Overview: Large-subunit ribosomal RNA, domain II from a Clostridia bacterium, 681 nucleotides, folded computationally. Rfam family: Bacterial large subunit ribosomal RNA. Lineage of the source: Bacteria > Bacillati > Bacillota > Clostridia.
[in-house]
Context: one part of a larger RNA
RNA sequence: UCCGGCGAGUUUAUGUAAGUAGCAAGGUUAAGUGUUUGAAGGCACGAAGCCGGAGGGAAACCGAGUCUGAAAAGGGCGUAUAGUUACUUGUAUAAGACCCGAAACCGGGUGACCUACCCAUGAGCAGGGUGAAGUGGAGGUAAAACUCCAUGGAGGCCCGAACCGACCCCCGUUGAAAAGGUGGCGGAUGACUUGUGGGUAGCGGAGAAAUUCCAAUCGAACUCGGAGAUAGCUGGUUCUCAUCGAAAUAGCUUUAGGGCUAGCCUUGAUAGAGAUUAGCGGAGGUAAAGCACUGAAUGGGCUAGGGGCCGACAAGGCUACUGAACCCUAUCAAACUCUGAAUGCCGUAUAAUUGAUUAUCAGGAGUCAGACUGCGUGAGAUAAGUUUCGUAGUCAAAAGGGAAACAGCCCAGAUCCACAGCUAAGGUCCCCAAUAUACGUUAAGUGUAAAAGGAUGUGGAAUUGUAAAAACAAUCAGGAUGUUGGCUUAGAAGCAGCCACACAUUUAAAGAGUGCGUAAUAGCUCACUGAUCGAAUGAUUCUGCGCCGAAAAUGUAACGGGGCUAAACGUAUAACCGAAGCUUGGGCAUGUACAAUAGUACAUGGGUAGAUGAGCGUCGUAUUGUAGGGUGAAGCAUGAGCGUAAGCACAUGUGGACGAGAUACGAGUGAGAAUGCCGGA
Repeated sequence: UCCGGCGAGUUUAUGUAAGUAGCAAGGUUAAGUGUUUGAAGGCACGAAGCCGGAGGGAAACCGAGUCUGAAAAGGGCGUAUAGUUACUUGUAUAAGACCCGAAACCGGGUGACCUACCCAUGAGCAGGGUGAAGUGGAGGUAAAACUCCAUGGAGGCCCGAACCGACCCCCGUUGAAAAGGUGGCGGAUGACUUGUGGGUAGCGGAGAAAUUCCAAUCGAACUCGGAGAUAGCUGGUUCUCAUCGAAAUAGCUUUAGGGCUAGCCUUGAUAGAGAUUAGCGGAGGUAAAGCACUGAAUGGGCUAGGGGCCGACAAGGCUACUGAACCCUAUCAAACUCUGAAUGCCGUAUAAUUGAUUAUCAGGAGUCAGACUGCGUGAGAUAAGUUUCGUAGUCAAAAGGGAAACAGCCCAGAUCCACAGCUAAGGUCCCCAAUAUACGUUAAGUGUAAAAGGAUGUGGAAUUGUAAAAACAAUCAGGAUGUUGGCUUAGAAGCAGCCACACAUUUAAAGAGUGCGUAAUAGCUCACUGAUCGAAUGAUUCUGCGCCGAAAAUGUAACGGGGCUAAACGUAUAACCGAAGCUUGGGCAUGUACAAUAGUACAUGGGUAGAUGAGCGUCGUAUUGUAGGGUGAAGCAUGAGCGUAAGCACAUGUGGACGAGAUACGAGUGAGAAUGCCGGA
C1' cells in the first nucleotide's frame, strides 16, 4: 500500500404529534386466576387503578358558573360536548443513549532484585613520591628557647594501575548497544569503593537539592476496580430514486468555534389571502445646497474696551499696536439647518397585471466562522486579498459559455436523448468555430502595465496678430553720437551693484542696452533698419491619438502563442460563429385542472445542511421445509438480456445436497474512509 471479514441512532419507561384500527359519553384493564396447546402462545375471568365526562378560587367553599368586590357594577377564568385503548412512525425526557478517543479523579492492592538514604556484617585499594608531630644525638644557654644531623612515618597530601567516575572530540543514530565504542580525561586511605542480609511506599518514601530517584514509567509509580468517568472538542457514521430547500442574522447567555427564543427551510391541516405598477393619501430631514441658529473661518470698514506715549500720581490728548459687538466681502461642518430632493417606507375602498407567491395552528429541522464584487459610510494612511455596518448580486449549495489558466467578474440557471435550428456574453488571420465594407486616427509594435512633470510628434475645432505698401526664415550691410550717463569703486567704459521724467542728437535704423566676453577696456551678438528673395508666417485656447519619464532578481516573460502596420484604435453598416439559454422532434417524472391510479391540457423538474415521499436488497419467523431438486439445490465463474435506480432474470460451465418465490411480521439489515479492529499478501 492493497485484499477479505468485523465495524456506529439501539432498547425500556413516560410524555407529545400524526397515521391506522376498536369502542364511544364513555374508553380501558394491571398484577393475578382458570382453561387450552408439543412449544411460543391463545381464550375467558379479574374495575383495583387511569383518562374523559365541570369549572372557578390560595383555601374554606360554591357550582354552569365561579373569583375579585360593599355591589345585582365591571373585569378574569369557564360554560355552547369527544373521548379513550392498542399498534406503527416522528420527536422530547430519563437512562452509557450514534460509535471510537483523553489528560485526569477516587478506592483496594503490588513494588526499594533498578535507584536514593539508613542499619548490621564482611571484602578491596599494584607501585612510586613527599616527609608533619614525636624521639635520639650534637651545637647552644645559668636553665630554656632555638639551630643542625639523624630517626620517625602523619595527610579528605602528590604521581599512577585495579576499582569508581564521566570533562572533550569523533564514531554510532531502522545502533553491536532503548545511552554504547576508540582516543585523551577526574578521584584513587577516603565525605572512598563494593558483596550479602535488612529497613523506609505513593495524600507516601528517599534526596551533599537536580522536580532528582522510587524496576527502560515520576510536578506525584504500577495494577485492578468505580467505569461505557466526562469530552460545549477532533474523527467516523454503510442501499436507491423522487419533491421542496436554508443559514452563517437579532436578542440573551462566566457568552463569544457552545446554547436558548425569534428569523430563514420543510410536512400536514385550515383560511382565502399576497405581490408589482399606475393613481390617490401620508410620515421623514439623507444627497445637494445654504449660513437664518450652533460652532469654525478670510479680507476690509466702523467702534466699545485694552496696551503704549505726552501730561501732575489729573482732566484731557495722541497712537503705522491690539480689538469684542455691528456692517460689507469670500468660505466650512457626522454630532449646524432658513431650505431640501431622487429612491426607499406606510396606507389604499380605484384601475391594470400576476396567479398561490400569503396568513394562522400543529409535527420535524438545520443555521448563529461566511467569501468576494458594485454602490453608500465608519476605522485605517480617502493602505491592504484589512476591518465594521447598510444595500444589490454571485459563490457558499451552480454545472454550461466567455475572461489563456482563474469559488465570489460578464452571459446563463444542467429532467433525459438528437450528426436539427436561433441567439447571449464574447468573438470572426492561424492555433480555434465564424468577416466584410466605408470614413477617419495612430508609426509608438502604441495596441500588448504606471504618476507628477517635460517636449516645434501628429489630427481636429476655435480665437487673435503680421503679410505683394513684400511679412516669417535665410543671406549681405548697418547697429552711430553727447558718453567712460550719474553714483559707487582699486577699476565699473551698455552688460558687479545703486539711481532715473530711462535724456537728447544724427538718422533708413540703432536700448544710457538682450546675451557671451574683459582685471577694466577691447571683441562677438541681439533688439531695431535697409537690401536680396517672393507667399505665407507667428501667438494663444480647447480637444483626439501618440513620445519621454520607465531599474530585479533561473528564461523572451506586462497580446495565451504564432504573428500583425492592421490582424491596432474610433465611428458606421451588413453578415456570421458562439452555451447544458431558447426553439424543434421524441421519452421520463412531479404538481394542478378536467377527471379518477387510464387519459388530455398546462406548469414544473441545479442543489449542500435539512424536511418529506416511494422503493431495492440481506438475515430470520408463519403459510411451509411448501413449489422445485442427483434427469443436479445453494454457492461460484462467464455472457452482447431486462428495469428510471437500488437491483432482477436467463443460458452455459463448475459444484454435489439442499431449497426459492409471494404475502404478513421481526431485525445484530447494506461500508471506502474512523492515524478504525483482526487476518492475509
Model confidence (mean pLDDT): 85 of 100.